[in-house]
This is a predicted structure of a 1409-nucleotide RNA (small-subunit ribosomal RNA) from Proteiniclasticum ruminis. The prediction has a mean pLDDT of 82. Taxonomically the source falls in Proteiniclasticum (Bacteria, Bacillati, Eubacteriales, Clostridiaceae). The RNAcentral record of the sequence draws on ENA and SILVA.
C1' cells in the first nucleotide's frame, strides 16, 4: 500500500439525475414561447443512528510438564447466534437520541451546550401454556437426583418491512434436533536425588455467596488433615498428536510442508459488550519504543499480504484475479475477501527428456608416455549419409463453465519450416574404495574420513596426459538414525581385561512345594463402538510416461464395553510332609566373655668373685667400661609374651582365635524320627560386627620402636647398616570404619565320571580285644574325565547345566579429584561429576633381545706365567692448527706401519700461473697428403714459427699414420654406498640356520631342535608324537711328521779309484729331488659307562684319539666400509667441475692419540777367531774373481734365463781377550765437515759413508696387549713393490721356555628355564621438579544483570459490595416523594514501581571471658 465488511427491501436526512407539475415572471398582447417555484414520483449515492458480522478465515510457537496434548469414558452438574421440525402469538402506548442547525473550546486530536426528529433503537401496559419461582402428591430410572402426570399461589413475550395482490422476510414464546463449544474422571508419552520432604485455603465438613455449571471457585466458622521412594516438591528443557527419517525387526530421533487440537497478538494488568471474547486489524490503564506538537496535548502496534533496514552461513514478487472453490452481509442484484486460485524469482527437493544418429584407419595433425620399436587419447575427430526432441519462427488451439461469466493464456496441445546448429560439467585416482603414469617440488609448499603421505626418483603435494564414478547435476559442511549384541527387552557381563557389597541380621519388595476345590485379577478366544482425513500397502483409473493426482480395499498391532474358557500364574478354602524348624541321645573344637594360676626368657636393681676390655660391623666408629663393665654366682622387681605339641589340622559370618584352671555362654556335626505344618530364599533403605595405623580420658611401659640424635657409608644418603631412643605397640572406657577386608570368584536350591590324602561322627564285617577291610554324613587340600573358558585356568567346595534375588560395569587420563551434602574430635569416610586432552590404556599367551635372575657348558676370558706397550729418542699413520694448496675417503671393538706392494718430476686426483676447445682418447662424415726427423728462433715449459731431408702394406676397392672443417658427441678420481651391482670387514671357524609330512594349539606358534650321558661340534646314543631332508660341523683338498716304489741330472757319495776341492771317473746304497702309493679306524686289550654313545689307561707303532698349520666362513646382523680399482642408475659442468704444461702441495707443526724400531747395559758391550740354515730373487737382471778406496762405491768383467752361476760372510751361538756399574767402551738423537749412489734433476723433500758432535734414557703412575710348544722370546736372511727410497708388510729357518691349582670373579659366546610395562629390543623404557609459550577450567579488589521467594509502603485502569449532603427522560404517584439509575467517594483483591529483611563470605571497633 493492501488483509472486514454489508444491509437505503429498519430509519430520518443530505445530494444527483429525471418524470408529472405548474404557482409566478419575462417576452407586444389573446393566442404563443422560454425560465421555472411549492407539491407527487422514479432511479441513483451514502455521513450518522439500527441490525448482523468483525470470537470465522489468515500467522506465529514466546510461554506451557499442564487435564495442555493423546486415547477411552462421564456431565442425573451444563450452555449453543444463524439453521432444520413442531405449538402458539405479533394488541395497545410512551418519553427519549444521533444527525442536521446555531454558540463556543483546542495547534491537531478531537470536545461541550443549546435548540429540533426516526425507526426492526428504547421503556411501561395488556394476553398466554408446567416456561420460571415456591409448597405438597403418584408411577418410574441408572434413586446426592432425573423423567413424566397433575394440584394451588405468584412473574415474564412482540417489530416490522416488501409487494397490487397472492404471498414473502422479520420479531416474540416453548419443545425437540443439529452445530459448536465448557467441565470431570482412567490410561500415556522429558532429564536431574549433587531438588528428599512438599502442604495453610492447604485436606475435609456445615452454611453462604458467585457461575452456563460441580466444586475451597471465594467467605465465615469448625476439624488437622493431605501429597511422597510406584519420586511429592523444586530446577532445567520443551507446544502436544496423526505422521516423518532411520532401521530386519525391537527401537532411536524429529514434530517443516498437510490436517486436528492448544497457547499468543509491543510487554504486564483489566472488565465491557455479544449467543460466543477476557478479543490480532475492539475499549481501558500502566511500562518501553516510534512519530507528530502551538509543548497545553495527542498518535501507533506486519507471529496478515507483498516490501524495508538490521541480524545471519541462509530463505522469493511493494505481481494477476475473484473466472473456479469457500466464507461475511443482503429478499436480490451484488458488493467484500493478500482466504483462495494463478504467475513471477531460486537445480532447493521429487520426476521425465535434451546436448545427436550411423559410417569412417592414413590408426591424420597435436598432447602424453617410451625399453626409441613403438604405445595411448581413438571411430574419437575431420569426411560422407541421416534425424529434429529441446530452443527458434509461423498457422490452428481446448479441458477448467450443463445459458451467461477465464485471472491463468493464445497457456496446454496439434500442424508446417530451416540449420548438427546455442545447450556438459563436478568429483576421484596409496588401502579402505571403481580408477596411473610424467613433470615440479624437497619434512618446503602442502594433503588428511581413519591409517598416514611429504627430508631429490612422491601412483597420497602441485600441474598435465589417461582412467573411474556420476551427470542438469557433482563434492564439501552441518544434523539424526543404521552399521554399534557399543546401554544387550528382542540381544551383553563382573577369577585374572571395567566390573561382587569387608561381613553378617533383617524391614518393604522380587520370589516359593505337594493334593484337592472355588474365583476369574492376569491369560487365551468370540462379538459391539472406536481407532478423523491425508499417509504407508495392495488393486484399479486420470495428466503422452513419471513424479503427482483420484477411486475402492486392507491396515491403524490400541482402548473401552461384553460373552466363553479355566491348563499356568495370582486370590479364598481344606488337606499333607519330602523344605525348614523344635525334642531326645551323643561327641569334637586357638568359637567368645570375665576371673585366677604358671614357668622359660630380655630388661633392671642389689650383693659377690673378677679384671681390662665388651659391643658392633663388610670393615668401623658413635655407645658401655678402671667411680670396675662384658662374664659368672646369689636374691628381688616388673611388664610382655606364651617354645616344643603344631599338622594345606581345629573353630568362626567376616575381621580373626594358641600356656594352664574355673564359671557364663553362642553355633556346626552325628543318630533318631516324637512334634509343627511351607513357617523358606534373597534382600533397596536400616541395624549390628569389623584387622594395623590414628584421635580422646585415665593408667601402665619389660622389649621392640615411628619422630629424633649421634656413628659410618655416599658426589650427596634427610636411606639401607650401627648405637640410642620418644609416641605407639599393653590394660579400660569411648570415637573412627577403612584394608591385596583376596579364592582378586555375592548368598541360595538342584543335577553333572572317578581317583587320592586328611579332620569330626555313626553303621556293618571280622577279631578275645585291639587294628584292617566296606558303606555313609560334615568338613578340608591336591589330581583329573565330560562342559567352560580369548587364554591362563576351573573342573562336585565349579569359573559346568539350570532357576530365584542383591550388588556392580559400559575407552584411557582428569578422578575416587572438585562442588554441594551427610557421618566423624580431627585425620578423614561415603555419595560423586565437568571442562580439557589421547588414539589409545587394558588381559591372556606366543617368538625374540635383555637381567647388577637362576641351571649347565666354552674361549689365553679371567687365573698360574712369559714378554711387552703405556715414560724417552727416533719412524710411521691419525686429529687439531696453519696454508694458495697442505687432493680424497676409513672413525670404538671391526679407523689410525689401514687404501698406499714404497708422494723429489711423474704417479696427483690439490693450489698457483700460462694454453687449448669435436678435444689427451672412441665411432661417423668430408677434404688434403705423406708418416716420421736432424737443425735455428722464442717460451718458464708445453704450445708456436723457420728450414730442411722425405713413406709402408695392398687382393687395387683401400687401408696405416697425420693435417684440417662441421657436428653427432667425447670427458669428468663432480654428487649421492641411504638409488645400486661386485668385492670386502665384523659377530665368528661360534654351532647353529631352515623345511617336507605328520600331531598339538581358535591363533602367534609349538613339536622335531627338548630330557639322561658324553662330545671340539645339532658329534654321537638311548628315551621321548614324531620320522625325515638341506645349508653350516666333521670328511674330501694343500702342506708337514713315517715310509715303499719308480727316477737319478744341474742332487748325493758307502764301495773301488782320483782331485786342493764329489773335482773327476764309477755307481744310485744313503741324503735330497717329486710322481704315485701305504699309514691311524677308538682297528686291538683292560677298567668305567645303561648291553650304548664315549671316556680312562695300556699295547703296538714316525705319528693316537679332529697328529700340526693352512684353505674353507651358514641363515643373518651393522642402511658397517667402498660411486677414488671396477661396473652402474638419477642430478650436475661443457671456451671447463674436461685436456696440457711449469712451479709448489700431498713431506708444514705449538700440541695429542695409535702402531713400530732402539735403548736405557754385564744373560751385556768392543775387538780377535771358529761352526751350522732355510725359503727365495735373477737378462733394461744378478753379478763372481781381480784391481783402486779407510768406507759408501768405482773400474774392468766370466758365469747364468738358473737343483748349474750369483745375490750369499747368516746371525745369535761358541771360544779367547777387555771393559767394572759410570749417563759409561751402555745409549745413538742432533749437528758441522766431507763424500759415495741413483736420476733430466735430490733447495723445499731420497738413501748411504768416512771423521767429529754425544740429546733423552738408569725398566717406565693409573691403565692396557700378545701368547699353552717347536709356541712365547730372541737371532739373522729372502722377496714383493722400487731408477733410487722399508724400523713397514709378507715368508724362510736358527737357539728355545715357564705356566695352567681351577671356573669364584671381569669379557665373549652358546643351551635350557625364569621375570619383563623392552620391540630402534636396557646404548630400551621411563617419573616429577624447574624455565619459556600456549589451551581449558578455577580463584581473585570489585563491577554487572537475571530468575525465584518474602515482608512492608505506594496504588493506576476495572469487577461486585458499601455510602451520602450531588444530578436524573420513560414506570407508581395530583403533588410531596418512591423505585431505579449515573455521577463522586470509601473498602477487598490488584498490574508496575520503591524500601528492608532474610543466605552467604570476608573483616573487626567493642562486650564476654
Nucleotide at each position: 500500500g493492501c488483509a472486514a465488511g454489508u444491509c437505503g427491501a429498519g430509519c430520518g436526512g443530505a445530494g444527483a439525475a429525471u418524470g408529472c407539475g405548474g404557482a409566478u415572471a419575462u417576452g407586444u398582447u389573446u393566442a404563443c414561447a422560454u425560465g421555472g417555484a411549492a407539491g407527487c414520483g422514479u432511479u441513483c449515492u451514502u455521513a450518522g443512528c439500527g441490525g448482523c458480522g468483525g470470537a470465522c478465515g489468515g500467522g506465529u510457537g514466546a510461554g506451557u510438564a499442564a487435564c495442555a496434548c493423546g486415547u477411552g469414558g462421564g456431565u442425573a452438574a451444563c450452555c449453543u447466534g444463524c439453521c432444520u421440525c413442531a405449538a402458539a402469538g405479533u394488541g395497545g402506548g410512551g418519553g427519549a437520541u444521533a444527525g442536521c442547525c446555531u454558540u463556543c473550546c483546542g495547534a491537531a486530536a478531537g470536545g461541550a451546550a443549546g435548540a429540533u426528529u426516526a425507526a426492526u433503537a428504547c421503556c411501561g401496559c395488556a394476553u398466554a401454556a408446567g416456561c420460571c419461582u415456591a409448597c405438597a402428591g403418584u408411577a418410574u430410572c441408572g434413586c446426592u437426583g432425573g423423567u413424566a402426570c397433575a394440584g394451588c399461589a405468584g412473574g415474564a413475550a412482540a417489530a416490522g418491512g416488501a409487494g397490487c395482490a397472492a404471498u414473502c422476510c422479520g420479531c416474540u414464546u416453548u419443545g425437540a434436533g443439529a452445530u459448536g463449544g465448557a467441565c470431570c474422571c482412567g490410561c500415556g508419552g522429558c532429564g536431574c536425588a549433587u531438588u528428599a520432604g512438599c502442604u495453610a485455603g492447604u485436606u475435609g465438613g456445615u452454611g453462604a455467596g458467585g457461575u452456563a455449571a460441580c466444586g475451597g471457585c471465594u467467605c465465615a466458622c469448625c476439624a488437622a488433615g493431605g501429597c511422597g521412594a510406584c519420586g511429592a516438591u523444586g530446577c532445567g528443557u520443551a507446544g502436544c498428536c496423526g505422521a516423518c527419517c532411520u532401521g530386519a525387526g525391537a527401537g532411536g530421533g524429529u514434530g517443516a510442508u498437510c490436517g486436528g487440537c492448544c497457547a499468543c497478538a509491543u510487554u504486564g494488568g483489566a472488565a465491557c459488550u455479544g449467543a460466543g471474547a477476557c478479543a490480532c486489524g475492539g475499549u481501558c490503564c500502566a511500562g518501553a519504543c516510534u512519530c507528530c506538537u502551538a509543548c497545553g496535548g495527542g498518535a501507533g502496534g506486519c507471529a496478515c499480504c507483498a516490501a524495508g533496514g538490521g541480524g545471519g552461513a541462509a530463505u522469493a514478487u511493494u505481481g494477476c484475479a475473484c473466472a473456479a472453490u469457500g466464507g461475511g452481509c443482503g429478499a436480490a442484484a451484488g458488493c467484500c475477501u493478500g482466504a483462495u486460485g494463478c504467475a513471477g524469482c531460486a537445480a532447493c527437493g521429487c520426476c521425465g527428456c535434451g546436448u545427436g544418429a550411423g559410417u569412417g584407419a592414413u590408426g591424420a595433425a597435436g598432447g602424453c608416455c617410451u625399453u626409441c620399436g613403438g604405445g595411448u587419447c581413438g571411430u574419437a575427430a575431420a569426411g560422407c549419409u541421416c534425424u529434429u526432441u529441446g530452443a527458434u519462427c509461423a498457422g490452428g488451439g481446448a479441458u477448467g463453465a450443463u445459458a451467461a461469466u477465464g485471472a491463468c493464456a493464445g497457456u496446454a496441445c496439434c500442424u508446417g519450416a530451416a540449420a548438427a546448429g546455442g545447450a556438459a560439467a563436478c568429483c576421484a585416482c596409496g588401502g579402505c574404495u571403481a580408477a596411473c603414469u610424467a613433470c615440479g617440488u624437497g619434512c618446503c609448499a602442502g594433503c588428511a574420513g581413519c591409517c598416514g603421505c611429504g627430508g631429490u626418483a612422491a601412483u597420497a603435494c602441485g600441474u598435465a596426459g589417461g582412467u573411474g564414478g556420476c551427470g542438469a547435476g557433482c563434492g564439501u559442511u552441518g544434523u539424526c538414525c543404521g552399521g554399534a549384541a557399543u546401554u544387550a527387552c528382542u540381544g551383553g557381563g563382573c577369577g585374572u581385561a571395567a566390573a561382587g557389597g569387608a561381613u553378617g541380621c533383617g524391614u518393604a519388595g522380587g520370589u516359593g512345594g505337594a493334593u484337592a476345590u472355588u474365583u476369574a485379577a492376569g491369560u487365551g478366544g468370540g462379538a459391539u463402538g472406536u481407532g478423523a482425513a491425508a499417509u504407508c500397502c495392495c488393486c484399479g483409473g486420470g495428466c503422452u510416461c513419471a513424479a503427482c493426482c483420484c477411486g475402492g480395499g486392507a491396515a491403524c498391532u490400541g482402548c473401552a464395553u461384553u460373552c466363553c474358557a479355566a491348563a499356568c500364574u495370582g486370590g479364598g478354602u481344606a488337606u499333607c510332609u519330602a523344605g525348614a524348624g523344635u525334642g531326645c541321645a551323643g561327641g569334637a573344637g586357638a568359637g567368645g566373655a570375665a576371673a585366677g594360676c604358671g614357668g622359660a626368657a630380655u630388661u633392671c636393681c642389689u650383693a659377690g668373685u673378677g679384671u681390662a676390655g665388651c659391643g658392633g660391623u663388610g670393615a668401623a666408629a658413635u655407645g658401655c667400661g678402671u667411680a670396675g663393665a662384658u662374664a659368672u654366682u646369689a636374691g628381688g622387681a616388673g611388664g610382655a609374651a606364651c617354645a616344643c605339641c603344631a599338622g594345606u589340622g581345629g573353630c568362626g559370618a567376616a575381621g580373626g582365635c594358641g600356656g594352664c584352671u574355673u564359671u557364663c555362654u553362642g553355633g556346626a556335626c552325628u543318630g533318631u524320627a516324637a512334634c509343627u505344618g511351607a513357617c523358606g530364599c534373597u534382600g533397596a533403605g536400616g541395624c549390628a560386627c569389623g584387622a594395623a595405623a590414628g584421635c580422646g580420658u585415665g593408667g601402665g611401659u619389660a622389649g621392640c620402636a615411628a619422630a629424633c640424635a649421634g656413628g659410618a657409608u655416599u658426589a650427596g644418603a634427610u636411606a639401607c647398616c650401627c648405637u640410642g631412643g620418644u609416641a605407639g605397640u599393653c590394660c579400660a572406657c569411648g570415637c573412627c570404619g577403612u584394608a591385596a577386608a583376596c579364592g582378586a570368584u555375592g548368598g541360595g536350591u538342584a543335577c553333572u565320571a572317578g581317583g587320592u590324602g586328611u579332620a569330626g561322627g555313626a553303621g556293618g564285617u571280622a577279631u578275645c580285644g585291639a587294628c584292617c577291610c566296606c558303606u555313609u554324613c560334615u568338613g578340608u587340600g591336591c589330581c583329573g574325565u565330560c562342559g567352560u573358558u580369548a587364554a591362563c585356568a576351573c573342573a562336585a567346595u565349579a569359573a559346568g547345566u539350570a532357576c530365584c534375588c542383591c550388588g556392580c560395569c559400559u575407552g584411557g587420563g582428569g578422578a575416587g579429584u572438585a562442588c554441594g551434602g551427610u557421618c566423624g574430635c580431627a585425620a578423614g569416610a561415603c555419595u560423586a561429576a565437568a571442562a580439557c586432552u589421547c588414539a589409545a590404556a587394558g588381559g591372556a599367551a606366543u617368538g625374540g633381545g635383555c637381567g647388577g635372575g637362576g641351571g649347565c657348558c666354552c674361549g689365553c676370558a679371567c687365573a698360574a706365567g712369559c714378554a711387552g706397550c703405556c715414560g724417552a729418542g727416533c719412524a710411521u699413520g691419525u686429529g687439531a692448527u696453519u696454508u694458495a694448496a697442505u687432493u680424497c675417503g676409513a672413525a670404538g671393538c671391526a679407523a689410525a706401519g689401514a687404501g698406499a706392494a714404497g708422494a723429489a718430476c711423474c704417479u696427483u686426483a690439490c693450489c698457483u700461473a700460462g694454453a687449448c676447445u669435436u678435444g689427451a682418447c672412441a665411432u661417423c662424415u668430408c677434404c688434403u697428403g705423406a708418416a716420421u726427423u736432424a737443425c735455428c728462433c722464442u717460451u718458464a715449459a708445453c704450445c708456436g714459427g723457420g728450414g730442411a731431408a722425405g713413406c709402408c702394406c695392398u687382393u687395387c676397392g683401400g687401408g696405416g699414420c697425420a693435417g684440417g672443417g662441421a657436428g653427432a658427441c667425447a670427458g669428468g678420481u663432480g654428487g649421492c654406498a641411504c638409488a645400486u651391482u661386485g668385492u670386502u670387514g665384523u659377530c665368528g671357524u661360534c654351532a647353529g640356520c631352515u623345511c617336507g609330512u605328520g600331531u598339538c594349539g581358535u591363533g602367534a606358534g609349538a613339536u622335531g631342535g627338548u630330557a639322561u650321558u658324553a662330545u671340539a661340534u645339532c658329534u654321537c646314543c638311548u628315551a621321548c608324537a614324531a620320522c625325515g631332508a638341506g645349508c653350516g660341523c666333521a670328511a674330501c683338498c694343500c702342506u708337514u711328521a713315517u715310509u715303499u716304489u719308480u727316477a737319478g741330472u744341474u742332487g748325493c757319495u758307502a764301495c773301488c779309484a782320483u782331485u786342493c776341492a764329489g773335482u773327476u771317473g764309477a755307481g744310485c746304497a744313503c741324503u735330497c729331488u717329486a710322481a704315485a702309493g701305504a699309514g691311524a679306524c677308538u682297528g686291538c686289550c683292560c677298567g668305567g659307562g645303561u648291553u650304548a654313545a664315549c671316556c680312562g689307561g695300556g699295547a703296538g707303532g714316525a705319528a693316537g684319539g679332529u697328529g700340526g698349520g693352512g684353505a674353507u666362513g651358514a641363515c643373518g646382523u651393522c642402511a658397517a666400509a667402498u660411486c677414488a680399482u671396477c661396473a652402474u642408475g638419477c642430478c650436475c659442468c661443457u671456451u671447463a667441475u674436461g685436456u696440457c704444461u711449469a712451479g709448489g702441495g700431498c713431506u708444514a707443526c705449538a700440541c695429542a692419540c695409535g702402531u713400530g724400531c732402539u735403548a736405557c747395559a754385564a744373560u751385556g758391550g768392543u775387538a780377535g777367531g771358529u761352526a751350522c740354515a732355510a725359503u727365495g730373487a735373477g737378462c733394461c737382471g744378478c753379478u763372481a774373481c781381480a784391481c783402486c778406496g779407510c768406507g759408501a762405491g768405482g773400474u774392468g768383467g766370466a758365469g747364468c734365463a738358473a737343483a748349474a752361476c750369483u745375490c750369499a760372510u747368516a746371525a745369535a751361538a761358541c771360544u779367547c781377550a777387555u771393559c767394572c756399574c759410570a749417563g759409561u767402551u751402555c745409549g745413538g738423537a742432533u749437528u758441522g765437515c766431507a763424500g759415495g749412489c741413483u736420476g733430466a734433476a735430490a733447495c723445499u723433500c731420497g738413501c748411504c759413508u768416512g771423521c767429529a758432535u754425544g740429546a733423552a734414557g738408569c725398566c717406565g703412575g693409573a691403565g692396557u696387549u700378545g701368547c699353552u710348544a717347536g709356541u712365547a722370546a730372541u737371532c739373522g736372511u729372502g722377496a714383493a713393490u722400487c731408477a733410487g727410497a722399508a724400523u713397514g708388510u709378507c715368508g724362510c729357518g736358527g737357539u728355545g721356555a715357564a705356566u695352567a691349582c681351577g671356573u669364584u670373579c671381569c669379557c665373549g659366546g652358546g643351551c635350557c628355564u625364569u621375570g619383563u610395562a623392552c620391540a630402534c629390543a636396557c646404548c630400551g623404557c621411563c617419573c616429577g621438579u624447574c624455565a619459556c609459550a600456549c589451551c581449558a577450567u578455577g580463584a581473585g579488589a570489585g563491577u554487572u544483570g537475571g530468575c525465584a521467594a518474602u515482608a512492608c509502603c505506594c496504588g493506576a485502569a476495572g469487577u461486585c459490595c458499601g455510602u451520602g449532603g450531588g444530578g436524573c427522560a420513560a414506570c407508581c404517584g395530583u403533588a410531596a416523594g418512591g423505585a431505579g439509575c449515573c455521577a463522586g467517594c470509601g473498602u477487598c483483591c490488584g498490574a508496575u514501581g520503591u524500601u528492608g529483611a532474610u543466605c552467604u563470605a570476608g573483616u573487626a571497633c567493642g562486650u564476654c571471658g